[in-house]
Molecule: transfer RNA
Organism: Ferruginibacter sp.
RNA sequence: GGAUAAAUAGCUCAAUGGUAGAGCAGUGGCUUGUUAAGCCGAAGAUUGAAAGUUCGAGCCUUUCUUUAUCCG
Repeated sequence: GGAUAAAUAGCUCAAUGGUAGAGCAGUGGCUUGUUAAGCCGAAGAUUGAAAGUUCGAGCCUUUCUUUAUCCG
């Protein structure tokens, strides 16, 4: 220099163009003499950035940024 893939909650990951979810962590409660384990609940995301297409974009298109892999 070229090609491909990825970027979503604190972490690991989902999500047919139509209300962004789960597990773990953290947090409130129940249980227990106490802790741990178990059970119930609530909260937590401008979906990497900027434009475009669309009635509607995490999803499609373009550019950029970062990371990984391959080729040279």